[in-house]
């Protein structure tokens, strides 16, 4: 800093991630070298090696060797030889005495919460071997004893007893500068016990030689050693101040415990021991406990402050199979000594013995896991020794692990408008990509082959210089000088020199945080996966693949720290609703405490001085080719120490003040507590009176209750609880909480006074106390009321709301309980900081005669409301502000306020109060929608008033079910169902059987072939189709061109499938009046505003009014059409007047006046009066006028909802299909039928039915047509064909009306289904399956249960005509016109706008 609660939003809060780290580990992978690092687990066991010796210049001895002396033997003439033996002596060896050393080096983290560490002090309470420093001395004796030898026990390991011998081993004695110890003096010094210097005297206390020179000796010297003692130097015991972990669900611990006095013991202090006396010590500032743990330097991480850790390095402790002990020394309670006990393992002759890798390698086991049983003592550094040297698994190196950190290298240059191959594509193309091939080059690293360091200074010898010591020119030491001899690593590093791009790249992502994207498969599978979340047929998220980013010899995961996490917050957070104020109040520790002054210097500040170990971190300079690494210097590091100063502010002694508290004194208010007493209205119940059917309950009843007399109403009478009206966001109390009245005790709180006290304050952990309701104990009451419980309803069911009973309780006394939405959800106290306006109690001034009013304090208690505050809502002198000061409390949700323990409690309970698991949230506040059996206002044929219908029957058309080979297929609440159908016999036709066909039914291009192709005619067959027969090309001289059959090719086809991939179309909210924008502005934002409101309207229509001004889409208007009129024009229309004519008739000349036709206009706009309204918009009423407040009517459908319908109308993406899901063809089927729904037509009759007369339309069609007179037939029709491409001719009667005339309420002269029988038309065909006639036939059916529709005027009913499609088929669909009706209103039902309220909902009831 991100993600992730919400539609969005702010907040809160948590979970996640990017970061940096590791002694890592595991996955895949893996070229080199540097420098580092490796058992975090079993302080589990260990085989076998090696990790401590060392001096012969302390000692005796003893062996080897060698020189040299003497003896014996052999040999020999002798010299000699040679063997042995004995002395001296020199060289190595060395087992034993003896010294030093083995307490260091190395290991490891059990244990240890401790003076164990870390820091600073103390020692006046101490020690120190070896070393340094300065002084003295080193003298005379003496006895043993191991080695050895002799005997002898034991398997063995290791003893015993005898006997010789030597020291620098061991004892005695002398000597004694200091020293110790006593005693007696001086001098200093400290707070102080006492130290320190110093003089007298007395006691006691010492020793060891060894090698070398000189020398006959004595003895002398030099070194090395020895003894006493001085100071030092590093080491080290001991105390002490301060710091560093968890748990209080661990609250009391303690007998050597605390202190004294004496003895002991220690280097020393000391309950260290021990004996006596006292009876103390620690402990909320956590004692005891109980759980974890070595500490530090520092490592990691952080901006810091922290917060985690203590691998390598380095300091300290601790241990050394476990547990205890002393012993030896300077130093040990001793890793590689001892002793003893124990457990394990080994030997064993069973009798007894040995052993302790947490040394270095190395085994086994444990584990995820952590080397080599390796070189060398060449440096460094340690033991010993005068030395040479020895020993050194410390240490130096080298092997083994990418464990880690540093660095190189797998090649560089050039090289196409971009090979191939991969992938993607919209097919054009684009990416892989200068990447590759190819050319030119270079040589790291690693191979080969040469050359070749530094680490080496020492020491020792030899020669030699100078110097010291000495009697000495001997030796001896000490500094040089020259030679010479030392190197595990290693033939390493490093240089060359040779070949030859030749051997050397992986891993992990690519939705989003987070950098990186298509393509296939896959189909909520198989997987993914920190968090959110993908995956259910287009998945950038799963797998592979192409590109792509990352990082690179590594890269991913896991695991663990720190960060981000201000998520325990000292820097730095909270607590009115988010998780968090204790119910309340007294009050201890303990915090924090008013004005003035003086000291005083604990805190605090400031300068110095000691100290913080080195490393490590910072700079800075330097070495390894650079870096890692490593050196040098500086710097840095602390709640420390000490010594000097300052003294403002805390603090700590003093003086004093009054403003904080507190007290006196005069007034006040008040349901404050507690006890007694007392009172009237009411329920209830008993007793009488009067009366008589019902009462009583409830949405509506029922249980209850009454004829045994209730309910009602009068009188009396018993009892028990609670106090109307005053009564008030009025008053008291800390709170819980407190209400008739009167009396007694009482608590506190206001004013007022400014008398007194002098800081006496505030909080308050613990403790004490108070504490609603219910609840418990004992004992009383008991009227109403009313948990459980009976019984009636309601209800699907009703353990519940309604009703009729009821018993604990509810009251009283004492007691217990001790909890609450114990709330203002808001802890006390103090102090500041705008106002306004109520209200209770009190002063005070003014002011009325007065009632009263007005000003202004003081407290109390409410509202509004500013600046601030706050996510926001809100709060705002009664603060959630702006401070102090104390306390309590909070740290995700859920498991859980549970468990377990502890307290309390008679129980019920109650307080303290956890974990595992789980979850990606949970939660506040505001917003916008959407809901609601909330609220307001308004609208619609949405109710209502009516009218005429559907649900009922017959028929017709759709659906749904069922059937079937198939009943193609889509459309399902409104918004599917006479919908796509404006027209399925065949065609349509998608379905289903069966027969074909495979470049295919159509077209297109190119190639190759042939002259056909229609056309007649036969055959086969159901047809497609298949074959025969006849006729048969076209232009051009020709070349060829056209044309067309076949063939082959590229490529068609698909009503296959997804309308949830999609356009275009449509439907529905809805002709509802909404839907939005800019710009301002207000809000942290979402968002409000505007668009709300007041008024009007059909209307977001218009006026007002407003932080909102505009604007758009919508709404009106502009377009059609219809109502009046003018003008225009006058056939085909019309005929009013003139003329002709007919039985009639605009039929004819004529005329355009009318009607008409269709073009242009006019004409309505609240224009005009009156009224209402706000002087407005608008709205009522009126005059005119065909029309009158959008005149009717149509077309026009905002932003958007419904993943509404449609791939089967077209189009389209992808998927599938290709001798078929494609195409031809007969034929069937979409017309089935027990059934169930919609939408219709016909009708049940008399406002009708027939029979006959007779009258008026509009709109619209007609050459593939409409089709008249006539003639024929009942009739459908049929014949015939005038006339008409239509204001000319046909279709064409309009019907209901109206006038007559029968029918007389019946299954009918209603009603027509049904059926049978004739026929007509249409069509290649009417069987399945067409319409129409005519004769017969006469079903059901007498107004249609719940329920449900449509319709506000020329409308609904009703009555006919017309078109579409169509060869032929309409009750359906679309038009036309004729006749012509009823609404008081808006509670309610249902939509539907606006406002407003809730809200835990948002795929939104």
């Nucleotide at each position: 800093g991100a993600g992730u609660u919400u539609g969005a939003u702010c907040c809160u809060g948590g979970c996640u991630c990017a970061g940096a780290g590791c002694g890592a580990a595991c996955g895949c992978u893996g070229g080199c070298g540097g420098c580092g690092u490796a058992c975090u687990u079993a302080a589990c066991a260990c085989a076998u090696g090696c990790a401590a010796g060392u001096c012969g210049a302390a000692c005796g001895g003893g062996g080897a060797u060698c020189a040299u002396c003497g003896g014996u033997g052999u040999a020999g003439c002798a010299a000699u030889a040679c063997a042995u033996c004995g002395g001296c002596g020199g060289u190595c060896c060395u087992a034993g005495u003896g010294g030093c050393g083995c307490a260091c080096g190395g290991g490891u983290g059990a244990g240890u919460a401790a003076c164990a560490c870390g820091u600073g002090g103390g020692u006046a309470a101490c020690c120190u071997g070896u070393c340094c420093u300065c002084g003295a001395g080193c003298u005379c004796g003496g006895g043993a004893u191991a080695c050895c030898c002799u005997c002898u026990c034991g398997a063995a390991a290791g003893g015993g007893a005898g006997g010789c011998u030597a020291a620098u081993a061991c004892c005695g004695g002398a000597u004694a500068c200091g020293u110790u110890c006593c005693u007696c003096g001086g001098a200093u010094u400290g707070c102080g016990a006492a130290g320190u210097c110093u003089g007298g005297g007395g006691a006691g206390g010492a020793a060891a030689g060894g090698u070398g020179g000189c020398g006959a000796a004595a003895g002398c010297u030099a070194c090395c050693g020895c003894u006493c003692a001085u100071g030092g130097a590093g080491g080290g015991g001991c105390u002490c101040g301060c710091g560093g972990c968890c748990u209080a669900u661990c609250a009391g611990c303690u007998a050597g415990u605390u202190g004294g006095u004496g003895g002991g013991g220690u280097a020393a202090u000391g309950g260290c021991u021990c004996a006596c006396c006292a009876a103390g010590g620690c402990u909320a500032u956590g004692a005891c406990g109980g759980g974890u743990a070595g500490c530090u330097g520092g490592u990691c991480u952080g901006a810091g402050a922290g917060g985690a850790c203590g691998a390598c390095c380095a300091g300290c402790c601790a241990c050394a199979c476990g547990g205890g002990a002393a012993c030896u020394g300077a130093g040990a309670c001793a890793c590689g000594g001892u002793c003893c006990c124990g457990a394990c393992u080994c030997c064993u002759a069973c009798g007894g013995g040995a052993g302790g890798c947490a040394g270095c390698a190395g085994u086994g086991g444990g584990g995820a896991a952590u080397u080599u049983u390796c070189c060398g003592c060449a440096a460094u550094g340690g033991g010993c020794g005068a030395a040479a040297g020895c020993c050194u698994g410390a240490c130096g190196g080298a092997g083994u692990g990418a464990c880690g950190c540093c660095g190189c290298g797998u090649g560089g240059g050039g090289g196409a408008c971009g090979a191939a191959g991969g992938c993607c594509u919209u097919c054009g193309g684009g990416u892989u990509g200068u990447a590759a091939a190819c050319c030119c080059c270079u040589g790291u690293c690693a191979g080969a082959g040469g050359g070749a360091a530094a680490g080496a200074a020492g020491g020792g010898u030899c020669a030699u210089g100078u110097g010291g010591c000495u009697a000495a020119u001997a030796u001896c030491c000490a500094c040089g000088u020259g030679a010479u001899c030392u190197g595990a690593c290693g033939g390493u590093a490093c240089c060359u020199u040779c070949a030859g791009a030749g051997g050397a790249a992986g891993c992990c992502c690519c939705g989003g945080c987070c950098a990186a994207c298509u393509c296939u498969g896959u189909g909520c599978c198989a997987g993914c996966a920190g968090c959110c979340g993908c995956g259910g047929u287009a998945a950038g998220a799963c797998a592979g693949a192409g590109g792509g980013g990352g990082c690179a010899a590594g890269c991913g995961u896991u695991g663990c720290u720190c960060g981000g996490a201000a998520u325990c917050a000292c820097u730095g957070g909270g607590c009115g609703u988010a998780a968090a104020g204790g119910g309340c109040g007294c009050g201890u520790a303990g915090g924090c405490g008013g004005g003035a002054u003086g000291g005083c210097a604990a805190g605090u500040c400031a300068g110095u001085c000691g100290u913080g170990a080195a490393a490590u971190c910072u700079c800075u300079c330097g070495g390894c080719u650079c870096a890692a690494c490593c050196g040098a210097g500086a710097a840095a590091c602390g709640u420390c120490g000490g010594c000097u100063g300052a003294u403002a502010c805390u603090g700590c002694c003093g003086u004093u003040c009054u403003u904080g508290a507190g007290g006196g004194a005069u007034g006040c208010a008040g349901a404050g507590g507690a006890g007694a007493c007392u009172g009237g209205a009411a329920u209830u119940c008993c007793c009488g009176g009067u009366g008589u059917a019902g009462c009583g309950g409830u949405g509506a009843a029922a249980u209850g209750u009454g004829u045994a007399g209730a309910g009602a109403u009068c009188g009396g009478g018993a009892g028990g609880a609670a106090c109307a009206c005053c009564g008030g966001u009025g008053g008291c109390g800390a709170a819980g909480g407190c209400g008739g009245g009167u009396c007694u005790c009482u608590g506190g709180g206001c004013a007022u006074u400014u008398c007194c006290u002098g800081a006496c304050g505030c909080u308050g952990a613990g403790g004490c106390g108070c504490g609603a309701a219910a609840g418990c104990g004992u004992g009383g009451g008991g009227a109403g009321c009313a948990a459980a419980c009976g019984g009636g309803a309601u209800u699907a069911g009703a353990u519940a709301c309604c009703c009729c009973g009821g018993u604990a309780g509810u009251c009283c006394a004492c007691g217990c309980u001790g909890u609450a939405a114990a709330c203002g959800a808001u802890g006390a106290c103090g102090a500041c900081u705008a106002g306004g306006u109520g209200u209770g109690g009190g002063g005070u001034g003014g002011u009325u005669u007065a009632g009263u009013c007005c000003a202004u304090u003081c407290c109390g208690u409410g509202c509004c409301g500013c600046a601030g505050c706050u996510a926001a809502c809100g709060c705002a002198u009664u603060a959630a502000g702006u401070c102090g000061u104390c306390c309590g409390c909070c740290u995700g949700g859920g498991g859980a306020g549970u468990a377990c323990g502890g307290c309390c409690g008679c129980a019920a309970g109650g307080u303290u109060g956890a974990a595992a698991c789980u979850c990606a949230a949970a939660g506040g506040a505001a917003u916008u929608g959407a809901c609601g059996g909330g609220g307001g206002c308004c609208c619609g044929c949405a109710c209502a008033a009516g009218c005429g219908g559907u649900g009922g029957a017959g028929c017709a058309u759709g659906u749904g079910g069922u059937u079937c080979a198939a009943u193609u297929c889509g459309a399902c609440g409104c918004a599917a169902c006479g919908c796509g159908a404006a027209g399925a016999a065949c065609c349509u036709u998608a379905c289903c059987u069966g027969g074909g066909c495979u470049c295919g039914a159509a077209g297109c291009a190119c190639a190759g072939u042939g002259g056909a192709c229609c056309g007649g005619g036969g055959u086969a067959g159901a047809a497609a189709u298949a074959u025969c027969c006849c006729u048969u090309u076209u232009c051009g001289c020709a070349a060829g061109a056209a044309c067309u059959g076949c063939u082959g090719u590229g490529g068609a086809g698909g009503u296959g499938c997804u309308g949830c991939a999609u356009g275009g179309c449509u439907g529905u909210c809805g002709u509802c009046a909404g839907c939005u924008c800019g710009u301002g502005u207000c809000g942290u934002g979402a968002g409000a505003u505007g668009u709300u409101g007041g008024g009007u309207u059909a209307a977001g229509u218009c006026c007002c009014g407003c932080a909102a001004c505009g604007a758009g889409c919508g709404c009106a208007a502009c377009c059609c059409u219809u109502a009046u009129c003018g003008u225009u024009a006058g056939u085909u229309g019309c005929c009013a007047g003139c003329g002709g004519g007919u039985c009639a008739a605009g039929c004819c000349g004529g005329g355009c006046a009318c009607u008409c036709u269709a073009g242009c206009g006019a004409a309505a706009c609240c224009g005009c009066c009156c009224c209402g309204g706000a002087u407005a918009a608008c709205g009522g009423g009126g005059a005119g006028g065909a029309a009158g407040g959008u005149g009717g009517g149509g077309a026009u459908g905002a932003c958007g909802u419904c993943a509404a319908g449609u791939c089967c109308u077209c189009a389209u993406g992808g998927c599938c299909u290709u001798u078929a899901u494609g195409u031809c063809c007969a034929g069937g089927g979409c017309u089935a039928c027990a059934c169930a729904c919609g939408u219709g037509c016909u009708a049940c009759a008399a406002u009708g039915g027939u029979c006959g007369g007779u009258a008026c339309a509009a709109a619209c069609c007609g050459u593939c047509g409409c089709a008249a007179a006539c003639c024929u037939g009942c009739g459908a029709a049929g014949g015939g064909g005038a006339g008409c491409u239509a204001a000319u001719c046909g279709g064409a009667a309009a019907a209901a009306g109206c006038c007559g005339g029968c029918c007389u309420c019946a299954g009918u002269u209603c009603g027509g289904a049904u059926u049978g029988g004739a026929g007509u038309c249409u069509g290649c065909a009417a069987c399945u399956c067409g319409a129409c006639u005519c004769c017969a036939u006469g079903a059901a059916g007498c107004u249609g249960g719940a329920a449900u529709c449509g319709c506000u005027a020329g409308u609904a009913a009703u009555c006919g005509c017309g078109g579409a499609u169509c060869a032929g088929c309409a009750c359906g669909c679309c038009g036309c016109g004729g006749u012509g009706a009823u609404a008081c209103g808006u509670u309610c039902c249902c939509g539907g706008g606006c406002c407003u309220u809730g809200u835990a909902c948002a795929c939104a009831c």
RNAcentral holds the sequence, with entries from ENA. A computed fold for a 1405-nucleotide RNA from an uncultured bacterium, annotated as small-subunit ribosomal RNA. The prediction has a mean pLDDT of 85.